[in-house]
């Protein structure tokens, strides 16, 4: 130094232009239980950073970050 992938609530993770960004686990509260675990039913919680297309971007396109491989 070239080329390829990937980045999303705390964690694993679905989403191929118009979703109130979905789910599992895990949190906090409420119910049950004498009390804890269970079970239930709410609820908070996220799309790496900037920039371009577009009537609109998590999705598209370029830079940067970072992190994983492969060839030199």
């Nucleotide at each position: 130094g070239g080329c390829u992938c990937c980045a999303u609530c705390g964690u694993c993770u679905a989403g191929u232009g118009g979703c109130c960004a979905g789910g599992a686990c895990g949190c906090a509260a409420g119910c049950c239980u004498u009390u804890c675990a269970a079970g239930u039913u709410u609820g908070a919680a996220a799309c790496g950073a900037g920039g371009g297309u577009u009537c609109g971007a998590u999705u598209u396109c370029c830079u940067c970050u970072g992190g994983a491989g492969c060839c030199a």